[in-house]
């Protein structure tokens, strides 16, 4: 550097919302602020060089802001039309159906 695992962390699992020490699956990128140390055929310093001091671009980082990708967007057909359920998975609260009882 590049490729796999693992631990953390953040997303995400066909109709809403909250929980969990659980299950699977993504995890890259680009902009902005801030920091860092380096630092010019840049600048000051000098009569001029050497030295010194300053510092743009690129480089890193970051429990920062913002954006964008992944993960995800349900099954069956004779393709005319059909089926299933608010859960990935468990509870629970909504909102829809059906049956019954006051």
């Nucleotide at each position: 550097a590049u490729g796999a695992g693992c631990c953390a962390g953040g997303g995400a699992g066909a109709u809403g919302g909250c929980a969990u020490g659980c299950c699977u699956c993504c995890c890259g990128c680009c902009c902005c602020u801030g920091c860092g140390a380096c630092g010019c055929c840049g600048c000051c310093u000098u009569c001029g060089u050497c030295g010194g001091g300053c510092c743009a671009a690129a480089c890193g980082c970051a429990c920062g802001g913002g954006g964008c990708a992944a993960a995800c967007c349900a099954c069956c057909u004779u393709c005319g039309g059909g089926u299933u359920g608010a859960u990935g998975a468990u509870g629970c609260c909504u909102g829809c159906a059906c049956u019954g009882c006051c």
Predicted 3D model of a 102-nucleotide RNA (Fluoride riboswitch aptamer (crcB RNA motif)). The coordinates come from a structure-prediction model, not an experiment, and the mean pLDDT is 78.